[in-house]
Context: one part of a larger RNA
RNA sequence: UGACGGGGGCCCGCACAAGCGGUGGAGCAUGUGGUUCAAUUCGAUGCAACGCGAAGAACCUUACCUGGGUUUGACAUCCUUGGAACCCCGAUGAAAGUUGGGGGUGCCCGCAAGGGAGCCAAGUGACAGGUGCUGCAUGGCUGUCGUCAGCUCGUGUCGUGAGAUGUUGGGUUAAGUCCCGCAACGAGCGCAACCCCUACCUUUAGUUGCCAUCAGGUCAAGCUGGGCACUCUAAAGGAACUGCUCCGGUUAACGGGGAGGAAGGUGGGGACGACGUCAAGUCCUCAUGGCCCUUAAGCCCAGGGCUACACACGUGCUACAAUGGCUGGUACAAAGGGUUGCAAACUCGUGAGGGUGAGCUAAUCCCAAAAAGCCAGUCUCAGUUCAGAUUGAAGUCUGCAAUUCGACUUCAUGAAGGUGGAAUCGCUUGUAAUCGUGCAUCAGAACGGCGCGGUGAAUACGUUCCCGGGCCUUGUACA
Numbered sequence: 001u002g003a004c005g006g007g008g009g010c011c012c013g014c015a016c017a018a019g020c021g022g023u024g025g026a027g028c029a030u031g032u033g034g035u036u037c038a039a040u041u042c043g044a045u046g047c048a049a050c051g052c053g054a055a056g057a058a059c060c061u062u063a064c065c066u067g068g069g070u071u072u073g074a075c076a077u078c079c080u081u082g083g084a085a086c087c088c089c090g091a092u093g094a095a096a097g098u099u100g101g102g103g104g105u106g107c108c109c110g111c112a113a114g115g116g117a118g119c120c121a122a123g124u125g126a127c128a129g130g131u132g133c134u135g136c137a138u139g140g141c142u143g144u145c146g147u148c149a150g151c152u153c154g155u156g157u158c159g160u161g162a163g164a165u166g167u168u169g170g171g172u173u174a175a176g177u178c179c180c181g182c183a184a185c186g187a188g189c190g191c192a193a194c195c196c197c198u199a200c201c202u203u204u205a206g207u208u209g210c211c212a213u214c215a216g217g218u219c220a221a222g223c224u225g226g227g228c229a230c231u232c233u234a235a236a237g238g239a240a241c242u243g244c245u246c247c248g249g250u251u252a253a254c255g256g257g258g259a260g261g262a263a264g265g266u267g268g269g270g271a272c273g274a275c276g277u278c279a280a281g282u283c284c285u286c287a288u289g290g291c292c293c294u295u296a297a298g299c300c301c302a303g304g305g306c307u308a309c310a311c312a313c314g315u316g317c318u319a320c321a322a323u324g325g326c327u328g329g330u331a332c333a334a335a336g337g338g339u340u341g342c343a344a345a346c347u348c349g350u351g352a353g354g355g356u357g358a359g360c361u362a363a364u365c366c367c368a369a370a371a372a373g374c375c376a377g378u379c380u381c382a383g384u385u386c387a388g389a390u391u392g393a394a395g396u397c398u399g400c401a402a403u404u405c406g407a408c409u410u411c412a413u414g415a416a417g418g419u420g421g422a423a424u425c426g427c428u429u430g431u432a433a434u435c436g437u438g439c440a441u442c443a444g445a446a447c448g449g450c451g452c453g454g455u456g457a458a459u460a461c462g463u464u465c466c467c468g469g470g471c472c473u474u475g476u477a478c479a
Stems, first nucleotide, its partner, number of pairs: 001479002003476003007473007015463002019427005026318008034309002042053002064304007073127001077126002079123005086103007107116003129293002132291003138287002140282003143278001145276001150189006156165003169180003195270004200238001203235004209228003214225003241264001244258005320420001324379007336367003341360002346355003386417001391412007433455007
């Protein structure tokens, strides 16, 4: 100087408390451990691994296993020789491949002979190739403490020195934020601000958007003329700064009220992550040193596996019902996507879907029905008209192909489950809870992920305690 203490002081954080809803019990989905297996590819392992890499394993992917094949190679550059490339038809094989036959002579330079570019085949070796090992050789990227308020430097001063001071102290703040004081005076990286979205208004503009007034029109409808007032759209500007006021405070920083205002003291949300820590994670994104393989540890193919199943754990979904289930009617979103696509309307089917196909490269057309809600009826507390696992049968769709191993539909079946032990998690406002909706990946395949809106709470006395953190101080046989 640090680190640590079941030392002290001060202060924060859904840290506790006050509340609301869960997990832990059930069934299923999904990941992991374990076990099994020819293989169940590999990585991730307290917080910070476990719906994680994987924004999507039937083949492919695929790295694993079994079997079949191959050796200058699936891919790059160079050399030699031959041939246009290419197209078609067989044989064999599970395919990869192996093999036979036929057609075919392009482009550029050149009268021609010939040469060149590109492509194919054969040969030779230089080399290719490796998701093989080492993340404890590395780059890059990422997690974490933590959006915590810290981490440092120059000069000066003090100390023999390691170092200290500044950065401590008194206030204050979300903040090393600011004020005052001070052997310090300044500065840098962080904080804040500058950026984006959102909340209000105005100007500009009016189609594909809108419809107040006028006219036409209909069962109805911005449907038509017309208009740009309103809504909205999309660009540029304005608006909030403790600016004004009262009180407190050291005349300060600032704090507590008030006015005005769409918004008030960082308005709300995002992006943004200091010096460093964990030899944290990743050699399987990529790059890369070293080591290793080179008729294999490279490459091609078929089938299988990654989907196994006495079990254990994590994360979720659906429930256990009446604040509910079912039936009928009826209302209101936002944000997205669409030409290998979205598909209206019509029609067939109980349905998943099929047929035909208007329109749309989209403020125009389509996906598209929002759902919870509201109104009416029914059920009457039961393992039920709750719940839907499991199983049987028949189908639909995607795709070369759904057996291992897809999703969905209909009929039948109708399991556990009556609110969950110890323990444990999230959340402070448009939040929790609840309701639907879209997108990425994607042929198909979400209860996951990332967005979007609808409805919309309860509680916070407080900081004694648990956990994590910041500053000062103290002890130390630790570094």
Annotation: RNAcentral holds the full RNA, with entries from ENA, Greengenes and SILVA. The part of an RNA shown here (small-subunit ribosomal RNA, 3' major domain) has 479 nucleotides and comes from an uncultured bacterium.